């Protein structure tokens, strides 16, 4: 240079005009006002899929049952996340994929195809040694043998070669493979080495199941506080009225007088309402250290979106990126928007930018 693999970042800058929202100050016309000041979305703010913190209910301890996870060690507040090694599988290779426990606890399913699909199977082929008949003495029927070869299927009861037989066949034998036992080396998944058995009861567990770990539930509209009143409740005093109609008496209505009104004081629980939770947190960055690594310890430093589910925008100019260009210019800039917070993961994403690894080719 060229093909690939593999991980990081960035997500336009300044600055002028105009807007919006909180919070602070301030003006006077006392508001839906106006001035000033300061602050104001992301890497994913998404999807709500997992996982913790928080709150509130629930809960003696266990058990059944659903639900998730599923190779070994570590990280981790914690995970289904992530590191790091292990075994399969793909790639020439960098890498890269993997629900990766158990089929000898049991039940189920294995369509089409095919003789046969699970205590195996004789269609086609191969074979006629043994035994039984027949015979033209060439053989021929029968009894039968046979998983080597074809054929069918995703999947046919170890694989090559060799003895070995009628013909075959772990029958035999050798090397692979695989079981069983020991020994080494590893924390551990494992892996290597020997010896041993001729070799099994085929798949299938994101089919039911078993084994092991793990998990009570609902979620910020969780939940907490204070709390208007001509609203109510409750206790204690208090006594005979009290309301309502009316300007006042009468008068009538309703109520209360042994179930105690009205009035006084207490208490409590609560609607509007306001406050809190509510952003300083398992935070970032930068040095140093422990580790392969995820991570972690130490020092230093930095921190201001925060709501009424509501605001965070536009325009211009100067500049940098890209494309086009007649060299004057002209277009273009994504995905997407916070709502208690935090770790993961997945998904969306315009122009770019960097780093590491593998192979090829060409120089030197």
């Nucleotide at each position: 240079a060229g093909u690939g693999u593999c991980g990081u970042c960035u997500g336009g800058a300044c600055g002028g005009c105009c807007g919006c929202g909180u919070a602070u100050g301030g003006a006077c016309u006392g508001g839906u006002u106006c001035c000033a000041u300061c602050c104001g979305a992301g890497g994913a703010a998404a999807g709500u899929c997992c996982g913790g913190g928080c709150u509130c209910c629930a809960u003696a301890g266990g058990g059944c049952g659903c639900g998730a996870u599923g190779g070994u060690g570590g990280a981790u507040a914690a995970c289904g996340u992530c590191c790091a090694c292990c075994g399969a599988g793909g790639g020439a290779a960098a890498c890269c994929u993997c629900a990766g426990g158990g089929a000898a606890a049991g039940u189920g399913c294995c369509g089409c195809a095919g003789a046969a699909a699970g205590c195996a199977g004789a269609c086609c082929g191969c074979c006629u040694a043994a035994g039984u008949c027949c015979u033209u003495c060439g053989g021929g029927a029968c009894c039968g043998g046979u998983a080597a070869g074809g054929g069918u299927g995703a999947a046919a009861g170890g694989g090559u070669g060799a003895g070995g037989u009628a013909a075959g066949a772990g029958c035999u034998c050798a090397c692979c493979g695989c079981g069983c036992g020991u020994c080494u080396g590893g924390u551990g998944a494992c892996a290597g080495g020997c010896g041993u058995g001729g070799c099994a009861g085929g798949g299938u567990a994101a089919a039911c199941c078993c084994c092991a770990u793990c998990g009570g539930g609902a979620g910020a509209a969780a939940g907490c506080u204070c709390a208007u009143g001509u609203a109510g409740g409750g206790a204690g005093g208090g006594u005979a009225g009290g309301u309502a109609c009316g300007g006042c008496c009468c008068g009538u209505a309703c109520u209360g007088u042994u179930u105690g009104a009205a009035c006084c004081u207490c208490c409590g629980g609560g609607u509007a309402g306001a406050g809190c939770g509510u952003u300083c947190g398992a935070g970032g960055c930068u040095u140093g250290g422990a580790g392969c690594a995820a991570u972690c310890c130490a020092a230093g430093u930095c921190c201001u979106a925060g709501a009424g589910a509501a605001a965070u925008g536009g325009u211009c100019g100067u500049c940098g990126c890209c494309u086009c260009u007649u060299c004057g210019g002209a277009g273009g800039g994504a995905c997407a928007g916070a709502a208690c917070c935090c770790g993961g993961c997945u998904u969306a994403c315009a122009c770019g930018a960097c780093g590491a690894c593998a192979c090829u080719c060409a120089c030197u």
Molecule: Bacterial RNase P class A
Organism: Planctomycetota bacterium